Context: one part of a larger RNA
RNA sequence: UUGGGUUUAAAGGGUGCGUAGGCGGUCUGUUAAGUCAGUGUUUAAAUUUUGCAGCUCAACUGUAGGUAUGGCAUUGAUACUGAUGGACUUGAAUAUUAAGGAGGUAGCUGGAAUUUAUGGUGUAGCGGUAAAAUGCUUAGAUACCAUAAGGAACACCGAUAGCGAAGGCAGGUUACCACUUGAUUAUUGACGCUGAGGCACGAAAGUGUGGGGAUCAAACAGGAUUAGAUACCCUGGUAGUCCACACUGUAAACGAUGAUUACUAGAUGCUGGCCUGUUGAGGUCAGUGUUCAAGCGAAAGCGAUAAGUAAUCCACCUGGGGAGUACGUUCGCAAGAAUGAAACUC
Repeated sequence: UUGGGUUUAAAGGGUGCGUAGGCGGUCUGUUAAGUCAGUGUUUAAAUUUUGCAGCUCAACUGUAGGUAUGGCAUUGAUACUGAUGGACUUGAAUAUUAAGGAGGUAGCUGGAAUUUAUGGUGUAGCGGUAAAAUGCUUAGAUACCAUAAGGAACACCGAUAGCGAAGGCAGGUUACCACUUGAUUAUUGACGCUGAGGCACGAAAGUGUGGGGAUCAAACAGGAUUAGAUACCCUGGUAGUCCACACUGUAAACGAUGAUUACUAGAUGCUGGCCUGUUGAGGUCAGUGUUCAAGCGAAAGCGAUAAGUAAUCCACCUGGGGAGUACGUUCGCAAGAAUGAAACUC
C1' cells in the first nucleotide's frame, strides 16, 4: 500500500453553508471520447519459452518459431458511461392553503424570593455545626410590620413533551426574521446528493474596553477537624457570575453512532396534520419513545430513528508508552489553539 475497519476494543470532523472534485432519475435521436472487436505497424538484440541441431552428456552455444505488455494508425460495434439535441414527472424546488413550536433578534412589562437602607414594635441573644468556634449584637442585633432601592433568576403549568444544523432555547407581551409539517397536485422540469480547501455559527471557563454588581463564589483571610489539613465542614470574601461591543474556538461539543437515498414482519404509547366512518374505530404523512420478526454483532446489544441489506460522497484508524509532547509553521492581546514527529522503551 492493499485488505479490513470506525456505539463500547485504535478510529465519525462540534455543527452548518458551500467552491473544486466525485457520484447521479425515466424515454428517445445523433455522435463515437471512454469501452469492445478486427487489421496493420512498432515494442532492438540478448533474456524467457517451444522444436531442432552442435560440443561424448549437461551447463553452454547455434538456428527456426512463439508468447507477452504497452504505444500508434486504421476499419467496425453501440449495450453501458461521456458529449449533444428533444421529451417526461416520480427526485428537487416553487405556488396556494391549513397548522405547529422554550426557533432567533429587539423593545416593553409582572409577581415571589434573597440582600441592603430607612422607620416602627420589641429585648438579649442571633447565627452556625456531628460538636464548636471565628462572625453579628445593648451604638439595640435576630424576629415581626411598613416603605424604598437594586440586581439576577423565572415556582406551579412541566412531560418519557416541544423547537433548533449543532452549541442550545422556558415569567408575560409586542414587533420583525427564520423554520418545519399536512393537504391540493397548480407551476418549473433533474434544477439533485456529497463536499478536500474555504466561509459562518459554536456551552462553560478565560481575555480586552466600558458599564453593572442582589445572589452565589475560584483566589484569599479567619474558625474548626487532623499527626499534619495548603482539603472536605463553618464565618467572611475578590475576580467572575449579568449587559454592550470585540476576541478566544475548545468540551464525556455524546446517540461516545458522518451526510443522503432505497429496501426488509409486527405490537404499543406520545406530538402535529389529513382522509374515511360514526355507536365503538380505522387508514395515512411528518416527528418522538418502548418492545420485538428477519438479519447483524465478540458480546452488551442494535433492530424502519439499524449497529440489517445495498449505493454515492466526505472524515478518520493501523500495538502500548514516549505524546497530543518536541521542532517548525499558521492563528491569538494573552491563556493557548490548530497542524504534529522521532530517538528510546515494553
A computed fold for a 346-nucleotide part of an RNA from a metagenome, annotated as small-subunit ribosomal RNA, central domain. The coordinates come from a structure-prediction model, not an experiment, and the mean pLDDT is 86.